RNAcentral holds the sequence, with entries from ENA. This is a predicted structure of a 73-nucleotide RNA (transfer RNA) from Nannocystaceae bacterium ST9. Its Rfam family is "tRNA". Its family is annotated with triplet codon-amino acid adaptor activity in the Gene Ontology. From the family's description: Transfer RNA (tRNA) molecules are approximately 80 nucleotides in length. The source organism's lineage runs through Bacteria, Pseudomonadati, Myxococcota, Nannocystales and Nannocystaceae. The prediction has a mean pLDDT of 82.
[in-house]
RNA sequence: AGGGACUUAGCUCAAUUGGGAGAGCAUCUCUCCGACGCAGAGAAGGUCGCCGGUUCGAUUCCGGCAGUCCCUA
Numbered sequence: 001a002g003g004g005a006c007u008u009a010g011c012u013c014a015a016u017u018g019g020g021a022g023a024g025c026a027u028c029u030c031u032c033c034g035a036c037g038c039a040g041a042g043a044a045g046g047u048c049g050c051c052g053g054u055u056c057g058a059u060u061c062c063g064g065c066a067g068u069c070c071c072u073a
Stems, first nucleotide, its partner, number of pairs: 001072007010025004019056001027043005049065005
């Protein structure tokens, strides 16, 4: 320098052809226990990397940029 994959909750990751954003762990509350832990119930937590474009509508499609990893030179 060229090419490819990925970027979603604090962490690890899902999300079917565009139409209401989720799981596990972690955090908080309640129940249980003499207490902690375990277990059960519930809650909170997201500008879906950033900027544009297409569309009635974008996490999803297109372009650019940034970051991580890989390949080629």